Background
A computed fold for a 73-nucleotide RNA from an uncultured Clostridia bacterium, annotated as transfer RNA. The sequence was found in a public genome assembly. Rfam family: tRNA. It is annotated as a transfer RNA. The coordinates come from a structure-prediction model, not an experiment, and the mean pLDDT is 83.
């Protein structure tokens, strides 16, 4: 150089046909206990890689561009 997959909370990762952004572990608080742990409930945590288009309305669809694996030259 070229072609494909991934990028969503702190880590893993869901999100259908465009219509209110979620789960599970981790954090924080409370309940339980003689006290830890476990258990149990609740709160927080997000410009959906970035930048544009479309559309009443985009995580999702179009276009570039970044990073990251893999391929093929």
């Nucleotide at each position: 150089g070229c072609u494909g997959a991934u990028g969503u909370a702190g880590c893993a990762c869901a999100g259908u046909c465009g219509g209110u952004a979620g789960u599970g572990c981790a954090a924080u608080u409370g309940a339980u206990u003689c006290g830890u742990a476990a258990u149990c409930a609740a709160u927080a945590g997000g410009u959906c890689g970035u930048g544009g288009g479309u559309u009443c309305a985009a995580g999702u669809c179009c276009c570039a561009c970044c990073a990251u694996c893999a391929g093929c030259u």